RNAcentral holds the sequence, with entries from ENA. Transfer RNA from Exostoma gaoligongense, 71 nucleotides, folded computationally. The source organism's lineage runs through Eukaryota, Metazoa, Vertebrata, Actinopteri and Exostoma.

[in-house]
């Protein structure tokens, strides 16, 4: 340099155009003699720019970074 894939909360990880699952962790509460387990609630995210669309995490495009492979 060519090709392919990826980037989503503090971490991991789903997501098909209209509503961002879930788990771990965090905070508050319940339970307990205390802690843990368990239960309830809350906070918290779409790599960046542009475009299409009534509506974009999702489609198109450029850039950045990461991974694999070929040379």
């Nucleotide at each position: 340099g060519g090709u392919a894939g990826g980037a989503u909360g503090g971490c991991c990880g789903a997501g098909a155009g209209u509503u961002c699952a879930g788990g771990c962790g965090g905070u508050g509460g319940g339970u307990u003699g205390u802690a843990g387990c368990c239960c309830c609630a809350c906070a918290a995210a779409c790599a960046a720019g542009g475009g299409u669309u009534u509506a974009a995490g999702u489609c198109c495009u450029u850039u950045u970074c990461c991974u694999a492979u070929c040379a």